[in-house]
Context: one part of a larger RNA
């Protein structure tokens, strides 16, 4: 390589659209490329294998036979794989009919809290902790009450509810916009599924350039604990955190579980459709979609997983091959840098 594997033992790419490629429904026709058969060429010689003979045997050599699993070429077969052509509708898709939703993007708007500023009432303390200090306060602070400014988030409705490919998505209105599901069966007639590379999206922190900065709060300053305390605690407090817009391109990016499609007992919820008894909403029966618990065959090393498979099969991609060294080094790409990425070996148990 072969084989085996990939929830947790070493392995599914962060997701997604998509090019080569590989695979692909049911019926008919014709072609003969692959596939099957027949027959002829060759397929040197040694070796190989079967007999036999020759040196004392055997190695060895020598003599007959087989083989030499192949390749080329005529002739034929048309089931099946391919190519061509014609019709089909279950598979994909379009159309109408309805419908749920934090699905994205923009503009506007609200209340409720902190905070700060102004102004009344007021007066000595507040804050904060296990306890205390730093800290604030008589230049009037906490408290209180009317006013004003700013920023950020959206209480309660909230639900192992909902949507999105995934990252991720929540006040409230309006505009644009993407997908889904349900039913119908008018349409088109295999247009499908996977996808190396490739292109795009991709939480947080980061980092350009211009606002912004309320509370929060790495760095750092101070009080405290403590043998020490470069920490846990408390008092400050800048980057950041918010907004444009360019880049970073990585996460336990998890369900640690690739994507599609069939098929395989059951029962309980719970979200959105549809159909049916009955109609007064209800209830109840039944059907497709999603999410959720148990659970039997089956599977597993055991945990468990069981129609949202880790069960039985097919397709395609991607990835593992003892631990450390190491996701290091060196080189490439990429990136403003941080670093990303693709990734050895020596040595060593």
């Nucleotide at each position: 390589u072969u084989g085996g594997g990939u929830g947790u033992a070493a392995a599914g790419g962060g997701c997604g659209c998509g090019u080569a490629g590989g695979c692909g429904g049911a019926c008919u026709g014709u072609c003969a490329g692959g596939u099957c058969g027949a027959g002829c060429g060759u397929g040197a010689a040694a070796u190989c294998c079967c007999g036999a003979a020759g040196c004392u045997u055997a190695a060895c050599u020598u003599c007959g036979g087989g083989g030499c699993u192949g390749c080329a070429c005529u002739c034929g077969a048309a089931a099946c794989c391919g190519g061509c052509g014609g019709g089909c509708u279950u598979g994909a898709g379009u159309g109408a009919a309805g419908u749920a939703g934090a699905g994205g993007c923009a503009a506007g708007c609200g209340g409720a809290a902190u905070u700060u500023c102004c102004g009344g009432u007021g007066u000595a303390g507040c804050g904060g902790u296990g306890a205390a200090a730093u800290g604030c306060g008589u230049a009037g602070a906490u408290a209180u009450c009317g006013g004003a400014a700013g920023g950020a988030a959206c209480a309660c409705c909230a639900g192992u509810g909902g949507c999105g490919a995934a990252g991720g998505c929540g006040g409230c209105u309006u505009g644009c916009u993407g997908g889904g599901c349900u039913u119908u069966a008018a349409c088109u007639g295999a247009c499908g599924c996977u996808g190396a590379g490739g292109c795009g999206c991709g939480a947080a922190a980061g980092c350009g350039u211009g606002g912004g900065g309320a509370g929060c709060a790495a760095a750092c300053a101070g009080g405290a604990u403590u043998a020490g305390a470069u920490a846990c605690c408390c008092u400050g407090g800048u980057a950041g955190u918010c907004c444009a817009u360019g880049c970073u391109g990585u996460a336990a990016a998890c369900g640690a579980u690739g994507a599609u499609u069939a098929c395989u007992a059951g029962g309980u919820g719970u979200a959105g459709g549809g159909g049916g008894u009955c109609u007064g909403a209800c209830c109840c029966c039944u059907u497709c979609u999603g999410u959720g618990c148990c659970g039997c065959a089956g599977u597993u090393a055991a945990c468990a997983c069981a129609a949202u498979a880790a069960g039985u099969a097919a397709u395609c991609c991607a990835c593992c091959u003892g631990g450390g060294g190491a996701g290091u080094a060196c080189g490439g790409c990429c990136g403003c840098a941080a670093g990303g990425u693709u990734g050895a070996a020596a040595c060593u148990c």

Predicted 3D model of a 349-nucleotide part of an RNA (small-subunit ribosomal RNA, central domain) from an uncultured Eubacteriales bacterium. The prediction has a mean pLDDT of 87. Its Rfam family is "Bacterial small subunit ribosomal RNA". The full RNA is in RNAcentral, with records from ENA and SILVA.